[in-house]
RNA sequence: UCAGAGGGCCGGACGAUUGCGGAAAUUUAUUUUCGAGGAAAGUCCGGGCUCCGGUAAGGCAGGAUGCCGGGUAACGCCCGGCCGGCGUGAGCCGAGGGAUAGUGCCACAGAAAGCAAACCGCCGCAUUAGCGGUAAGGGUGAAAGGGUGCGGUAAGAGCGCACCGCGUUUCAGGUAACUGCAACGGCAAGGUAAACCCCAUCCGGAGCAAGACCAAAUAGGAGUUGCAUUUUGGCCGGCCUUACGGUCGCAGCUCGGGUAGGUCGCGCGAGGCGCCGGGUAAUCGGUGUCCCAGAUGAAUAAUCGUCGCUGUUUCGGCAGUACAGAACCCGGCUUACAGGCCCUCUACUUUU
Numbered sequence: 001u002c003a004g005a006g007g008g009c010c011g012g013a014c015g016a017u018u019g020c021g022g023a024a025a026u027u028u029a030u031u032u033u034c035g036a037g038g039a040a041a042g043u044c045c046g047g048g049c050u051c052c053g054g055u056a057a058g059g060c061a062g063g064a065u066g067c068c069g070g071g072u073a074a075c076g077c078c079c080g081g082c083c084g085g086c087g088u089g090a091g092c093c094g095a096g097g098g099a100u101a102g103u104g105c106c107a108c109a110g111a112a113a114g115c116a117a118a119c120c121g122c123c124g125c126a127u128u129a130g131c132g133g134u135a136a137g138g139g140u141g142a143a144a145g146g147g148u149g150c151g152g153u154a155a156g157a158g159c160g161c162a163c164c165g166c167g168u169u170u171c172a173g174g175u176a177a178c179u180g181c182a183a184c185g186g187c188a189a190g191g192u193a194a195a196c197c198c199c200a201u202c203c204g205g206a207g208c209a210a211g212a213c214c215a216a217a218u219a220g221g222a223g224u225u226g227c228a229u230u231u232u233g234g235c236c237g238g239c240c241u242u243a244c245g246g247u248c249g250c251a252g253c254u255c256g257g258g259u260a261g262g263u264c265g266c267g268c269g270a271g272g273c274g275c276c277g278g279g280u281a282a283u284c285g286g287u288g289u290c291c292c293a294g295a296u297g298a299a300u301a302a303u304c305g306u307c308g309c310u311g312u313u314u315c316g317g318c319a320g321u322a323c324a325g326a327a328c329c330c331g332g333c334u335u336a337c338a339g340g341c342c343c344u345c346u347a348c349u350u351u352u
Stems, first nucleotide, its partner, number of pairs: 003346008012307007020035006037323001041334002044332005049207004054244007062203005067081005082096001083094004097198002102196002104192003119138002121134005146164006165187001166185004171180003211264004221255007233248004271290008308321005
């Protein structure tokens, strides 16, 4: 220099004119000030809040997570490790418990894919057929009953041995997942659980169109089904049991009528920013400072000029400037993004 990996920031600024929404002050038509994101998106998780369910315990159903430790209000999120896989590497990925509880599946090919198997081949006996041994060599396949080498054998085979692999155990290190040395055992009982399943842990439901208040109006409407009418009973959770509590009828269905107005919910927060301290980090503590949209569901803008960035140029200029708009709020995850800047690291080559 080129290529790659990880992380962070910006993604427009200034001025003028006009216009819109909130707040405050004025004393009534003026002034000041604020006004769409890093994802506001997806509606995928977790909560705060509101209501329903009366509440609690146990069980069932259903759903979610799945190595270890920590963070957090909580999580399926984040941080740090362990193990496995990919990469020369920086790094990236993991739906990471259990196959010896059971069931299912492994097509085709192949002799044989869950109890085994002999197609070709090798060896021995016969020699016409054939009989016996074998699983080292070859073939099929995603996968063929550990691998390499030596010995041994009629030919072979963990048949024996060495090393590796696998299993068990002591000891040592680590909070742990796990790692390491050693000893023993010839050991071979495949794979698959984002297949059913087993195990461990966790989980009420619905959602701001939740809900509360005010005002007004109508028809305190009509019909119908089931259970119960015994305080010893019925009803109150997705279902069941128990206990306590509440209530006296409970649970629906069909038709018809009225209302569609206003206020609140609606933003001071698990809040932002700076500094100091603990911690490898996520993050926690202390301290100072700031208020940074709140529409009645429709605002947050338009025009002009200058500048910034990118490309191009006949050097006069020209063209472009990403993804994309708050609607209860917050913590995450996922997806989209023209272009630019910064920091750290890896590898090849060259130079000093």